Context: one part of a larger RNA
RNA sequence: CUACAUUGAAGGAACUCGGCAAAUUGCUCCCGUAAGUUCGCGAGAAGGGAGCCCAACCUAUGGGCAACCAUUGGUUGGGGGCACAAAAUUGGGGGUGGCGACUGUUUACUAAAAACACAGGACUCUGCGAAGCCGCAAGGCGAAGUAUAGGGUCUGACGCCUGCCCGGUGCCGGAAGGUUAAAAGGAGAGGUGAGAGCUUUGAAUUGAAGCCCCGGUAAACGGCGGCCGUAACUAUAACGGUCCUAAGGUAGCGAAAUUCCUUGUCGGGUAAGUUCCGACCUGCACGAAUGGCGUAACGACUUCCCCACUGUCUCCAAUGUAGACUCA
Numbered sequence: 001c002u003a004c005a006u007u008g009a010a011g012g013a014a015c016u017c018g019g020c021a022a023a024u025u026g027c028u029c030c031c032g033u034a035a036g037u038u039c040g041c042g043a044g045a046a047g048g049g050a051g052c053c054c055a056a057c058c059u060a061u062g063g064g065c066a067a068c069c070a071u072u073g074g075u076u077g078g079g080g081g082c083a084c085a086a087a088a089u090u091g092g093g094g095g096u097g098g099c100g101a102c103u104g105u106u107u108a109c110u111a112a113a114a115a116c117a118c119a120g121g122a123c124u125c126u127g128c129g130a131a132g133c134c135g136c137a138a139g140g141c142g143a144a145g146u147a148u149a150g151g152g153u154c155u156g157a158c159g160c161c162u163g164c165c166c167g168g169u170g171c172c173g174g175a176a177g178g179u180u181a182a183a184a185g186g187a188g189a190g191g192u193g194a195g196a197g198c199u200u201u202g203a204a205u206u207g208a209a210g211c212c213c214c215g216g217u218a219a220a221c222g223g224c225g226g227c228c229g230u231a232a233c234u235a236u237a238a239c240g241g242u243c244c245u246a247a248g249g250u251a252g253c254g255a256a257a258u259u260c261c262u263u264g265u266c267g268g269g270u271a272a273g274u275u276c277c278g279a280c281c282u283g284c285a286c287g288a289a290u291g292g293c294g295u296a297a298c299g300a301c302u303u304c305c306c307c308a309c310u311g312u313c314u315c316c317a318a319u320g321u322a323g324a325c326u327c328a
Stems, first nucleotide, its partner, number of pairs: 001323008010314002014312001019309001027051005036041001038157001052079007060071004080084001092307004097302002099299002104116002120155007132141003158294004163224003168221002170217005177212003183206002188201005225243005252286001253283001264280005
């Protein structure tokens, strides 16, 4: 000096990206227990008290014919130790946000999460030799099931809700017209031949799905404007004008896991706060099942704060064990 342990004056997070690590807490019984809430919970909330040994008395239950034995609760007195849940084992607690409802699942060997799944919701396909999937086929799964079933896609408990746009792309329906292949057709034209013929080419016309076309459909893929003016202080603009669009973003939320400018501004917390919480709205570039906004409970998730606690630190020191170094 290093590793693993133990202890530490005063202070107590000043350490640090961050209380990482360590410390605190820890058992049983009794008392007591907030907001919120889906009334289940939250909850071991929080917070407080008792606990060893001996004796006396009272008390209750069970057993026994009885003497008595076992156990329960209480009162009082006494004893020793630094210490009585004497060792070991053995929750630190509380508050506010974000995300995800939850228990679960995952990158075997750097990621356990806000990712996946989930019950619930919706759309869509499928009438049974089902759709879908595997296979060249036979055959099989679906299913020894039958639309309260099975497949696919999206969303993701619950509560309140889920606005407008079908112009583009997709899907579904329609069949009048246009276009359109093989095929049918054969007007004609060419080659050859004495001719019959053989042979090459070929217009019109007939001709399916598809596409064009006409409708529907957004919990299908997706999309959801600009400029100018206007009120008796100023400012702002309920109001008006105009251009464009398929339609111009509704409710709710909003400097947000989304805000560039930005450490926005105001309020709270601190002596001091780029984080945090509450507001404002000027949303660079939220927004409604690519779900929107809430939400009790839950979380080895994540942000911030408080109490307790501590060698994380001010600032390091000592001890034990094992190394390292020197000598044998």
Predicted 3D model of a 328-nucleotide part of an RNA (large-subunit ribosomal RNA, domain IV) from an Alphaproteobacteria bacterium.
The full RNA is in RNAcentral, with records from ENA.
The prediction has a mean pLDDT of 88.
Taxonomically the source falls in Alphaproteobacteria (Bacteria, Pseudomonadati, Pseudomonadota).